[in-house]
Context: one part of a larger RNA
RNA sequence: UGACGGGGACUCACACAAGCGGUGGAACAUGUGGCUCAAUUCGAAGCAACGCGAAGAACCUUAUCCAGGGCUUGACAUGCACGGAUUAGUCCGCCGAAAGGCGGAUGACGCUCGCAAGAGUGGAACGUGCACAGGUGCUGCAUGGCUGUCGUCAGCUCGUGCUGUGAAGUGUCGGGUUAAGUCCCUUAACGAGCGAAACCCCUGCCGCUAGUUGCUAAGGCCGAUAAGGUACAGGACUCUAGCGGGACUGCCGGUGUCAAACCGGAGGAAGGUGGGGACGACGUCAAGUCCUCAUGGCCUUGAUGCCCUGGGCUGCACACGUGUUACAAUGGCGGCUACAAAGCGAAGCGAUGCCGCAAGGCGGAGCAAAUCGCAAAAAAGCCGCCCCAGUUCAGAUUGGGGUCUGCAACCCGACCCCAUGAAGCCGGAAUCGCUAGUAAUCGCGCAUCAGCACCGGCGCGGUGAAUGUGUUCCUGAGUCUUGUACA
Numbered sequence: 001u002g003a004c005g006g007g008g009a010c011u012c013a014c015a016c017a018a019g020c021g022g023u024g025g026a027a028c029a030u031g032u033g034g035c036u037c038a039a040u041u042c043g044a045a046g047c048a049a050c051g052c053g054a055a056g057a058a059c060c061u062u063a064u065c066c067a068g069g070g071c072u073u074g075a076c077a078u079g080c081a082c083g084g085a086u087u088a089g090u091c092c093g094c095c096g097a098a099a100g101g102c103g104g105a106u107g108a109c110g111c112u113c114g115c116a117a118g119a120g121u122g123g124a125a126c127g128u129g130c131a132c133a134g135g136u137g138c139u140g141c142a143u144g145g146c147u148g149u150c151g152u153c154a155g156c157u158c159g160u161g162c163u164g165u166g167a168a169g170u171g172u173c174g175g176g177u178u179a180a181g182u183c184c185c186u187u188a189a190c191g192a193g194c195g196a197a198a199c200c201c202c203u204g205c206c207g208c209u210a211g212u213u214g215c216u217a218a219g220g221c222c223g224a225u226a227a228g229g230u231a232c233a234g235g236a237c238u239c240u241a242g243c244g245g246g247a248c249u250g251c252c253g254g255u256g257u258c259a260a261a262c263c264g265g266a267g268g269a270a271g272g273u274g275g276g277g278a279c280g281a282c283g284u285c286a287a288g289u290c291c292u293c294a295u296g297g298c299c300u301u302g303a304u305g306c307c308c309u310g311g312g313c314u315g316c317a318c319a320c321g322u323g324u325u326a327c328a329a330u331g332g333c334g335g336c337u338a339c340a341a342a343g344c345g346a347a348g349c350g351a352u353g354c355c356g357c358a359a360g361g362c363g364g365a366g367c368a369a370a371u372c373g374c375a376a377a378a379a380a381g382c383c384g385c386c387c388c389a390g391u392u393c394a395g396a397u398u399g400g401g402g403u404c405u406g407c408a409a410c411c412c413g414a415c416c417c418c419a420u421g422a423a424g425c426c427g428g429a430a431u432c433g434c435u436a437g438u439a440a441u442c443g444c445g446c447a448u449c450a451g452c453a454c455c456g457g458c459g460c461g462g463u464g465a466a467u468g469u470g471u472u473c474c475u476g477a478g479u480c481u482u483g484u485a486c487a
Base pairs, nucleotide, nucleotide: 001487002486003484004483005482007481008480009479010478011477012476013475015471016470019434020433021432022431023430026325027324028323029322030321031320032319033318034316035315042053043052065311066310067309068308069307070306071305074132078131079130080129081128082127083126089106090105091104092103093102094101095100109122110121111120112119113118134300135299137298138297139296143294144293145289146288147287148285150283155194156193157192158191159190160189161170162169163168174185175184176183200277201276202275203274205245206244207243208242209241210240211239215234216233219232220230221229222228248271251265252264253263254262255261327427331386332385333384334383335382336381343374344373345372348367349366353362354361355360393424398419399418400417401416402415403414404413440463441462442461443460444459445458446457
């Protein structure tokens, strides 16, 4: 100087408390451990591994993970030498599961010469040989890059000066204050940098500009005088998207050290960081990643490379994590009827119509989309049934029949219909999230993608609470101080 303490003081955080909803019990989905297996590829490992890499494992992907078949200058790059009308390519036949192997036919360019046949020559593809390629093989304890984490915590440092023999200290401490090393005061310190804040984006109010594909108040026309429509008209309103205004403790009162600031109030759409995002200091964990990529070293070279067929990654006495659906009446079922936002669409989205109980099929209007489509939002509302039961709850499992994608759904897809209807009566010890448009609850979209195991992930809006104004305790963190046989 740090680190540590079942030392102290002060402070903070959904850390606890106060609340609301969960997990832990059930079934299923998914990841992991274990077990099994010819193989069940690899990595991730307390927080910070376990719906993680995987934003798509039937083949492919895929990673020789397994069995088998095949190739050897190689699936791919560059260079050199030789061949290069028996050439590349195309077509056909045979063996084969394919890859691959064997055989046959056809057959190209530039330049020079030539009437032509053809001859010469050149380079590429291609072939042969060589040098090399290749490796998701090892080392993340050789590395770059990227990332997690403490933590959006308020810290981490430097220059000069001063103090100390020196390591070092001071500044950065102290008194206030703040979300903040934020600011003020004091001060052997005075300044400065990286962080905090601000600058950026979204959102909340207003104005200006603009007016189609958006809007429709008044007017014209159609219609019945209505609803509504409208190649009329309009820019008012909504909206769209560009510019600007607006909030700064600016104003008032009180408290405070004449300070910083705090408390209350006014005006205001918004008030003291308005709400949300992006943004992550010096560093820590030899944290993670050699399987994104890059890269040193090592290893491999008829194989640890490459191609293919099939299998596996989906195995199942079990254990754990994360989720979904439930156990019902604030509900289930049937009918009718409303109200979103954000997205996506050309090898695409696909309306109206017709067929089918349905998944879906036939068909094809319109739309590169404020114009057309996906599209119905759902919870909600109104009417009706159920009457507390393992039920008209719940939907696992299984049987049968189908639809769709795709070369192909046996291993191993999703969906539909009929039948079947399991466990489950609110969950032990324990444990998680959340302070407001939040939790809870309801649906909608997107990426990946032929299809889909998506109940995941990332977004969007609808409905919309309860509780706390405390810091004794648990956990983590910050500042100062104290002890130490630790570094």
Predicted 3D model of a 487-nucleotide part of an RNA (small-subunit ribosomal RNA, 3' major domain) from a Planctomycetota bacterium. NCBI's taxonomy places the organism under Bacteria, Pseudomonadati, Planctomycetota. The prediction has a mean pLDDT of 83.